[in-house]
Context: one part of a larger RNA
RNA sequence: ACCGGGGAGUUCAUGGUCAUGGCGAGCUUAAGGGCUUGAAGCCCGUAGGCGCAGGGAAACCAACAAGCCCGCAGCUAGCUUUUGCCUAGUGAGGGGCGAGAUUUUAACGGGUCUGGAGUCAUGGCCAUGUGACUAGAAACCAGGCGAUCUAUCCCUGGGCAGGGUGAAGCCGAGCGAAAGCUUGGUGGAGGCCCGAAGGGGUGUUGACGUGCAAAUCGCUCCUCUGACCUAGGGUUAGGGGCUAAAGACCAAUCUAGCCUGGUGAUAGCUAGUUCCCCCCGAAGUAGGUCGCAGCCUAGUCUCGAGCGAGGCGGCCGGCAGGGUAGAGCACUGAUCGGGUAGUAAGGGUUCGAAAGAACCCGCUACUCUCUCAAACUCCGAAUCUGUCGGUGCCGUAGACCUCGGGAAACGGGUACUGUGGGGUAAGCUCACAGGCCGAGAGGGAAGCAACCCAGACCAGGGUUAAGGUCCCAAAAUGCUGGCUAAGUGUCAGACUAAAGGGCGUCCCCAGCCCCAGACAGCGGGGAGAUAGGCUUAGAAGCUGCCAUUCUUUAAAGAGUGCGUAACAGCUCACCCUCCGAGGCUGAGGGCCCCGAAAAUAGACGGGGCUAAGCCAGCUACCGAGACCUUGGGGUGCAGUCGUAGAGACUGCAAUCCGGUAGGGGGGCGUCACGGUUGGACAGAAGCUGGGCCGUGAGGUCCAGUGGACCGACCGCGAUUGCAUAUCCCGGU
Numbered sequence: 001a002c003c004g005g006g007g008a009g010u011u012c013a014u015g016g017u018c019a020u021g022g023c024g025a026g027c028u029u030a031a032g033g034g035c036u037u038g039a040a041g042c043c044c045g046u047a048g049g050c051g052c053a054g055g056g057a058a059a060c061c062a063a064c065a066a067g068c069c070c071g072c073a074g075c076u077a078g079c080u081u082u083u084g085c086c087u088a089g090u091g092a093g094g095g096g097c098g099a100g101a102u103u104u105u106a107a108c109g110g111g112u113c114u115g116g117a118g119u120c121a122u123g124g125c126c127a128u129g130u131g132a133c134u135a136g137a138a139a140c141c142a143g144g145c146g147a148u149c150u151a152u153c154c155c156u157g158g159g160c161a162g163g164g165u166g167a168a169g170c171c172g173a174g175c176g177a178a179a180g181c182u183u184g185g186u187g188g189a190g191g192c193c194c195g196a197a198g199g200g201g202u203g204u205u206g207a208c209g210u211g212c213a214a215a216u217c218g219c220u221c222c223u224c225u226g227a228c229c230u231a232g233g234g235u236u237a238g239g240g241g242c243u244a245a246a247g248a249c250c251a252a253u254c255u256a257g258c259c260u261g262g263u264g265a266u267a268g269c270u271a272g273u274u275c276c277c278c279c280c281g282a283a284g285u286a287g288g289u290c291g292c293a294g295c296c297u298a299g300u301c302u303c304g305a306g307c308g309a310g311g312c313g314g315c316c317g318g319c320a321g322g323g324u325a326g327a328g329c330a331c332u333g334a335u336c337g338g339g340u341a342g343u344a345a346g347g348g349u350u351c352g353a354a355a356g357a358a359c360c361c362g363c364u365a366c367u368c369u370c371u372c373a374a375a376c377u378c379c380g381a382a383u384c385u386g387u388c389g390g391u392g393c394c395g396u397a398g399a400c401c402u403c404g405g406g407a408a409a410c411g412g413g414u415a416c417u418g419u420g421g422g423g424u425a426a427g428c429u430c431a432c433a434g435g436c437c438g439a440g441a442g443g444g445a446a447g448c449a450a451c452c453c454a455g456a457c458c459a460g461g462g463u464u465a466a467g468g469u470c471c472c473a474a475a476a477u478g479c480u481g482g483c484u485a486a487g488u489g490u491c492a493g494a495c496u497a498a499a500g501g502g503c504g505u506c507c508c509c510a511g512c513c514c515c516a517g518a519c520a521g522c523g524g525g526g527a528g529a530u531a532g533g534c535u536u537a538g539a540a541g542c543u544g545c546c547a548u549u550c551u552u553u554a555a556a557g558a559g560u561g562c563g564u565a566a567c568a569g570c571u572c573a574c575c576c577u578c579c580g581a582g583g584c585u586g587a588g589g590g591c592c593c594c595g596a597a598a599a600u601a602g603a604c605g606g607g608g609c610u611a612a613g614c615c616a617g618c619u620a621c622c623g624a625g626a627c628c629u630u631g632g633g634g635u636g637c638a639g640u641c642g643u644a645g646a647g648a649c650u651g652c653a654a655u656c657c658g659g660u661a662g663g664g665g666g667g668c669g670u671c672a673c674g675g676u677u678g679g680a681c682a683g684a685a686g687c688u689g690g691g692c693c694g695u696g697a698g699g700u701c702c703a704g705u706g707g708a709c710c711g712a713c714c715g716c717g718a719u720u721g722c723a724u725a726u727c728c729c730g731g732u
Base pairs, nucleotide, nucleotide: 001732002731003730004729005728006727009273012129013128014127015126016125017124018123019122020121021120022119023118026050027049028048032044033043034042035041054061055060064098067097068096069095070094074090075089076088077087078086079084099114100113101112102111103110104109133272134271135270136269140262141261142260143259144258145257151236153234154233155232156231157230158229159228160226162194163193164192165190169186170185171184172183173182174181175180198223199222200221203219204218206217207216238254240250241249275667276666277665278664279663280662285298286297287296288295289294301406302405303404304403305402306401310394311393312392314391315390316389317388318387319386320385321384326379327377328376332373333372334371337368338367339366340365341364342363343362346361347360348359349358350357351356412437413436414435416434417433418432419431420430421429422428442453443452444451457632458631459630460629461628462627463626467622468621469620470607471606472605476619478618479617480616481615482614483613489609490608500594501593502592504591505590506589507588509586510585511584512583513582521578523576524575525574527551528550529549532546533545534544557572561570562569633657634656635653636652637651638650639649640648641647668721670718671717673715674714675713676712677711678710679709686705687704688703689702690701691700692699693698
């Protein structure tokens, strides 16, 4: 890991509620007993309980057997296009008054009750207690067992190759007055040195790492006469021991051992929780909480009951309310430049010997102009809310509302739409309203919870939506007119691209020039006074300063640039000729280009494409579970028939049948029991394979195997259904 077996909402008590049944102003027995006894069962037993009266703290007092009105269903009568939201009467139940009991009170007023329905049993669901759906702690306490491991200590024993170093002491020699010093030997000390055995366990972070091994192996390393190592025997015990102290060690277990018990401790946490179909279908919000991983109440879901006529999220209009978007500067505050007036106090300049004067700045006020505001508004929408009217939809096939049983949920998300707070920003964060996901499948977006289309009862056929139609790959290598040359692009968006640039190209607008010839180009002219004056070594159009006239002309500057030391030279402006039709400038728009940098070669989904790209338009087609259609099923409700019930048929729902948590309903199967009724050695159960039936759980039949028991129906009761819990046991 797989297979087989086991494996989780149970029991009792009490309470609530619903259903069914009995009796009913009553209902009912408990303990116990009697009869029958194989059992089931039948009968007694009225103690007690609930109900029949309430109010009041109490003392205490103590209620409608119906007085009036409305009115649903039903019934009766009538009307009526023969069916009806019709009319009238009556009207159980129901409602509104009135009346009453009691309490408070001086009173008014208020509170709770009053016109009789309960009770017992059984069953379903729920709550509380009980281990309380199952499994799971870390822990706590009690009583015992442990020092054969290990820590300390005690007793009796054992062990330590070899080599080195050479303390004290002693002897000799020399020296010295001596104390003594020097020197040669001898000697053999030491928690001395090197290093086997022994003890240890440094580095390798080597081997191994389902190992040789729950700590080993190799190499390396520390120590090896001592605070040494070691055998056997003994001592200390769990809040205790022992410790050269690491919270170390106390039997592979230690910041409190192990075993058993309390014990099924507790767990707001985690995992698991077993057959089917049908109907409805959530919430992640508010308040409270030693509350934030929980719970309670409300809201939201479901089921049942009651009442009996309205309800509403659509659309149009009227009225009322509002101060947002926008806009504006009339207030408040901010703000660019100017003007006018004032200025005691502030700064500066000028005049004056001083007093002082004038001017400028600054400040204040007014005014013109420029620009702003969530906490500004002289204004002011769309829209929203309320209400009224009309219309529409839902509703007597029972809505809205009320009451009761059961929940789940109280971690939400969002790249969506709109509006805000924070933040440079974020697949950021905090809000509000809506949508969607959650709990929603299908088609599209290559893939992709929430983007687009669209809400899936089952099966068949067709038509479309979004999106697409060259191939992968269903459908146009479709049509018309433009644009793009960048593989731009082939992306709805999310999943990027900017400021700023472009004699890239297309379109549009305006102004000017133009057959009396524009623009560009080629050719020619481009002169004289004069080298203007000054400056300067020189300055002649062209270093610089000043001036910038006149003449001849078709035209030509006291000169546009190059150039020379200065001249010269080239050229331009300007004019003419040739040519022959548009040209120049500015503004705007479309597509395109640059701006444009990331790590293996790589991303339009790919191939590829010059359209199979982009813009505008048109016609076809493809394309979903959508829509239409055919057949079938279910649910709710209504009607008819029928019935003890079940049921059958017809209809309403073109607007029922997606669904997690969850609520409700109906079934299938297993085991045992009671009753009824069957099968079986001429082959039961079980097993293997197959046919058929049922929406399904499942059922039935056939064949084989097997070799002795097994069904059906009606009831009743469960240790009643497994894939998963690192589930338990076994097998492989």
The prediction has a mean pLDDT of 81. This is a predicted structure of a 732-nucleotide part of an RNA (large-subunit ribosomal RNA, domain II) from a Candidatus Bathyarchaeota archaeon. It matches the Rfam family "Archaeal large subunit ribosomal RNA". The family has 91 seed sequences and 2,955 matches in Rfam 15.1. The source organism's lineage runs through Archaea, Thermoproteati and Candidatus Bathyarchaeota. The RNAcentral record of the full RNA draws on ENA.